Molecule: transfer RNA
Organism: Rhodopirellula europaea 6C
RNA sequence: GGGGCGCUCGUCCAACGGGAAGACGUCUGUUUUGCAAGCAGAAAAUCGGGGUUCGAUUCCCCGGUGUUCCA
Numbered sequence: 001g002g003g004g005c006g007c008u009c010g011u012c013c014a015a016c017g018g019g020a021a022g023a024c025g026u027c028u029g030u031u032u033u034g035c036a037a038g039c040a041g042a043a044a045a046u047c048g049g050g051g052u053u054c055g056a057u058u059c060c061c062c063g064g065u066g067u068u069c070c071a
């Protein structure tokens, strides 16, 4: 210098272009003499900017960042 892949709640990760799911964690309630565990519930996210589309986490472009391959 060139190419590939990834980027989503605090963490790890799903999501044929049409209501962003789950696990762990956090919080609240319940249970207990108390703690933990259990049970019920809640909050919480799409790397940035443009484009295409009626509609974008998804497709395209540019940038950022990580990783990897080639030179």
Base pairs, nucleotide, nucleotide: 001070002069003068004067005066006065007064010024011023012022018054026042027041028040029039030038047063048062049061050060051059